[in-house]
RNA sequence: CGAGAAAGACUGGUCAUCGCUGAACUAUUCAGAGGAAAGUCCGGACACCAUAGGGCAACAUAGCGGGUAACGCCCGUCCACCGUAAGGUGAGGACAAGUGCAACAGAAAGCAAGUACAGUUCGGCUGUAGUGAAAUCAGGUAAACUCUAUGUGGUGCAAGCUCAAAUAGGCCAACGUUUUAUCACGGUCCGUGUGAGUUGGCGGGUAGAGUGCAUGAGCCUAAGAGUAAUUUUAGGCCUAGAUGAAUGAUGACCCUUUGACAGAAUCCGGCUUAUUUCUUUCUCGGUUU
RNA sequence: GGGGGCGUAGUUAAGUUGGUUAUAACGUCUGCCUGUCACGCAGAAGGCCGAGGGUUCGAGUCCCUUCGCUCCCGCCA
Numbered sequence: 001c002g003a004g005a006a007a008g009a010c011u012g013g014u015c016a017u018c019g020c021u022g023a024a025c026u027a028u029u030c031a032g033a034g035g036a037a038a039g040u041c042c043g044g045a046c047a048c049c050a051u052a053g054g055g056c057a058a059c060a061u062a063g064c065g066g067g068u069a070a071c072g073c074c075c076g077u078c079c080a081c082c083g084u085a086a087g088g089u090g091a092g093g094a095c096a097a098g099u100g101c102a103a104c105a106g107a108a109a110g111c112a113a114g115u116a117c118a119g120u121u122c123g124g125c126u127g128u129a130g131u132g133a134a135a136u137c138a139g140g141u142a143a144a145c146u147c148u149a150u151g152u153g154g155u156g157c158a159a160g161c162u163c164a165a166a167u168a169g170g171c172c173a174a175c176g177u178u179u180u181a182u183c184a185c186g187g188u189c190c191g192u193g194u195g196a197g198u199u200g201g202c203g204g205g206u207a208g209a210g211u212g213c214a215u216g217a218g219c220c221u222a223a224g225a226g227u228a229a230u231u232u233u234a235g236g237c238c239u240a241g242a243u244g245a246a247u248g249a250u251g252a253c254c255c256u257u258u259g260a261c262a263g264a265a266u267c268c269g270g271c272u273u274a275u276u277u278c279u280u281u282c283u284c285g286g287u288u289u
Numbered sequence: 290g291g292g293g294g295c296g297u298a299g300u301u302a303a304g305u306u307g308g309u310u311a312u313a314a315c316g317u318c319u320g321c322c323u324g325u326c327a328c329g330c331a332g333a334a335g336g337c338c339g340a341g342g343g344u345u346c347g348a349g350u351c352c353c354u355u356c357g358c359u360c361c362c363g364c365c366a
Base pairs, nucleotide, nucleotide: 001285002284003283004282005281006280007279008278009277012254013253014252015251016250017249018248020032021031022030023029024028034261038272039271041270042269043268044267045266046156047155048154049153053190054189055188056187058152059151060150061149062148063077064076065075066074067073078092079090080089081088082087093147094146098145099144100141101140115129116128117127118126119125160211161210162209163208170202171201172200173199174198175197183193184192204365205364206363218237219236220235221234222233223232224231225230290362291361292360293359294358295357296356299315300314301313302312308346317333318332319331320330321329339355340354341353342352343351
């Protein structure tokens, strides 16, 4: 210098003017998007339904050990594969229970049939060749059915609670009114509870307010434990809360240019995807000393 | 906010125990027919199955990620 690998940081800053949302001590002051707020792919918290029950079905996971509230996430490690290497990837239990599948090629792809050559103890017995991903070998294949182990009750803040508003509490059909229909948001059976209505269609009304709702498995710093993920102790901090839905516009200056992807909606922990500018360490190759 | 379905030729669709080179109709193009056009007849082109990766000997089909389109869900009675 070139090619590559891993880890990490940032996601423009300051000032002025005019606006928007929230809070308060209301002439004013303070605060106001992200690393992914995204996809909704996993796991929880929380809420309601039997404080959630039993069987079957269904679905998910899968070496071993650890972390965590939990996980399909993370860390360590073994093995396999990829790469010259740094390093990366892995749905990595079982085909020694049963069933299925195997194009082409090949004699033959599994209740077998036996090709060519050689050997032979003459038994399709042994070896080699050849085809193929796989050839009698406990054959290949489970991101084929399946089996094993473990786990999962259902529904999601449009959960739920409180208040208000509204009236045609109507009509038709089906099943019930005999503890049996229906309901308890579940695929089904049972069980438990409820119990005179329930379901579907037509028609009608309403289209509001509050709460849930932001102090949380929270963030920062230091010390300790641990290879690490992570965790313990001490000190400090308070950091959006809309509901036709706020977080913007204009001007000036600076770094390096106009800033890349992109906009919270119950809240967290992950994963995945999109994306700007850099930094450090390492590997391989080349050149110079 | 939550939940389902679908992407295959220009268009509409088929494609099941995964198997060799993916199929049909309409449309397009070429030739014939006709004075010309249409109809008709004969033939051809057109796809890497929305995108990327994995499993497998082999993927439109199985699995994962992702993009796009589309549908459903309030309360009272």